Notes
The RNA shown here (c-di-AMP riboswitch aptamer (ydaO/yuaA leader)) has 129 nucleotides and comes from a soil metagenome. The prediction has a mean pLDDT of 79.

RNA sequence: UGCCGAAUCCGAGGCAGGUAAUUGCUCGGAGCGGGGGAACCGAUAUUUGGGGCUAAUUCAUCUUCGGAUGGAGGCGCGACUCUUUCAGCGCCAGCCCGACAGCUAACCCCGCAGGCCUCAGAAGGAGAA
Numbered sequence: 001u002g003c004c005g006a007a008u009c010c011g012a013g014g015c016a017g018g019u020a021a022u023u024g025c026u027c028g029g030a031g032c033g034g035g036g037g038a039a040c041c042g043a044u045a046u047u048u049g050g051g052g053c054u055a056a057u058u059c060a061u062c063u064u065c066g067g068a069u070g071g072a073g074g075c076g077c078g079a080c081u082c083u084u085u086c087a088g089c090g091c092c093a094g095c096c097c098g099a100c101a102g103c104u105a106a107c108c109c110c111g112c113a114g115g116c117c118u119c120a121g122a123a124g125g126a127g128a129a
Base pairs, nucleotide, nucleotide: 002116003115004114008030009029010028011027012026014025015024016023031112032111033110034109035108036107041102047099049100050097051096052095053094057072058071059070060069061068062067073092074091075090076089077088080127081126082125083124084123085122086121
């Protein structure tokens, strides 16, 4: 300068620090994201436990049992932005609830983290400059 991701922006006062400013903490607001939760509808399932976040699921074969390969499906990238198609490259992990949750108006609750990149293809449409 950019990327993945909801994970950003703004304000106020007190405290810390200080000449001051920036900054940190706290509180509040906006915005973005997630969960719980009626009727109606749906579902007949509950140790083979069940469920949530996320793209991160599933099947088959092989295996020295560490994994490997392939199919289907899902996700990300290419530099002004968005979008469609083709080609190329990469990913399909991890964590949480704790016997328990379909959908779900009102209502209630929670998060705003973390981790990366070193040369960056083509065509079409719309816009910006």

RNAcentral holds the sequence, with entries from MGnify.